[in-house]
Model confidence (mean pLDDT): 85 of 100.
A computed fold for a 112-nucleotide RNA from Vulcaniibacterium thermophilum, annotated as SAM riboswitch aptamer (S box leader).
The RNAcentral record of the sequence draws on Rfam.
The organism belongs to Vulcaniibacterium, within Bacteria.
RNA sequence: CAUCCAUCGAGACCGGCUGAGGGACAGGCCCGACGACGCCGGGGCAACCAGCGCAUCCGCGCCAGGUGCCAAUUCCUGCGGUGCCGCGCACGCGGCAGCCGGCAGAUGGUUG
Numbered sequence: 001c002a003u004c005c006a007u008c009g010a011g012a013c014c015g016g017c018u019g020a021g022g023g024a025c026a027g028g029c030c031c032g033a034c035g036a037c038g039c040c041g042g043g044g045c046a047a048c049c050a051g052c053g054c055a056u057c058c059g060c061g062c063c064a065g066g067u068g069c070c071a072a073u074u075c076c077u078g079c080g081g082u083g084c085c086g087c088g089c090a091c092g093c094g095g096c097a098g099c100c101g102g103c104a105g106a107u108g109g110u111u112g
Base pairs, nucleotide, nucleotide: 001112002111004109005108006107007106008105013042014041015040016039017038021031022030023029025078026077027076028075043070044069045068048066049065051062052061053060054059074104079101080100081099082098083096084095085094086093087092
């Protein structure tokens, strides 16, 4: 890097350094000099893999070694379908973090 599988509405913050943007992009909406983002140290969450135990299997439990994670659903939407409401109906458009699916992405694991 590619392939395939699983998961993505839960959970988890302090200190030090730095100093202006950050949440990829766009539109929203947020975070941020009461110091965000980032880096370092410590702490924590979770339990994918490994390890251990039980079990015929599916699986269940223990532990915390390898990862991962610690604002907001992957912050929401972006593509397709669809529900309700509004613009008198149709068309079209808009609204409701609406619902379903897809794309993309993230994390872990398998294989190459």